[in-house]
């Protein structure tokens, strides 16, 4: 990269460097010189997978993840007081396992 299988309305930030974007893509909103993204240090949050141990917990380790539901929506479908708003099932995406 490219398949398969699961999850994705819970959760958790503080310092430093550094200087303009950044939220995968489009639209829309939001965020960001009260200083993002990004890199480094501690801390945490969670429990995919592997070790112990096992009744359940916990511990070590691989890993991920710490603004908003995956920020909304994007293509179908149903309902409804039908501009539209509500439920859902796809696609995309994004993290673990495998596998080629």
């Nucleotide at each position: 990269c490219u398949c398969u299988u699961a999850u994705c309305c819970a959760g958790a930030g503080a310092g430093g460097u550094g200087g303009a974007g950044g939220g995968a893509c489009u639209g829309g909103c939001c965020u960001g010189a009260u200083g993002a993204u990004a890199c480094c240090u501690c801390g945490g949050c969670a429990a995919c997978c592997g070790g112990u141990a096992u009744a359940a917990a916990g511990u070590c380790g691989g890993u991920g993840c710490c603004a908003a539901u995956u920020c909304c929506a994007g293509c179908g479908g149903a309902a409804c007081c039908a501009c539209g708003u509500u439920c859902u099932g796809a696609a995309a995406g994004a993290u673990a396992a495998g596998a080629g």
SAM riboswitch aptamer (S box leader) from Aneurinibacillus migulanus, 100 nucleotides, folded computationally. The RNAcentral record of the sequence draws on Rfam and Ribocentre. The source organism's lineage runs through Bacteria, Bacillati, Bacillota, Caryophanales and Aneurinibacillus. Its mean pLDDT, the model's own confidence on a scale to 100, is 84.